RNAcentral holds the sequence, with entries from Rfam. This is a predicted structure of a 108-nucleotide RNA (Glycine riboswitch aptamer) from Aminivibrio pyruvatiphilus.
């Protein structure tokens, strides 16, 4: 099983933050959208760390297997946080959401 939850593929949609500073590099040539480097600012929606309580485990106190009981330690998300990493004209990217698939899951 009139096929979950996730994944995967295609489509739509989908923020936020430098027209910064100095140098090389390239260039029919002194250049505001070719490139890079370093510096200073910033964003937070790839990725990645970071924690709350509930739960778990140990010790304490105590007659107790009482405890709005204490003290430790494990685990512990998120769009909170941090900004390593990515980003700060478009484009690309892009967490999220919708929609669709003889797709996986899926026959146990």
């Nucleotide at each position: 099983a009139u096929g979950a939850a996730c994944g995967c593929c295609g489509c739509a949609a989908g923020a936020g933050a430098g027209a910064c500073u100095u140098u090389c590099c390239c260039g029919c040539a002194c250049g505001a959208a070719g490139g890079a480097a370093a510096g200073c600012g910033c964003c937070g929606a790839a990725g990645g760390g970071g924690c709350a309580a509930g739960g778990c485990c140990g010790g304490c106190c105590g007659a107790a297997c009482a405890g709005u009981g204490c003290c430790g330690g494990c685990g512990g998300a998120a769009a909170c946080u941090c900004u390593c990493a990515g980003g700060c004209g478009a484009a690309a990217g892009g967490a999220u959401u919708g929609c669709g698939g003889c797709c996986g899951g899926a026959c146990g």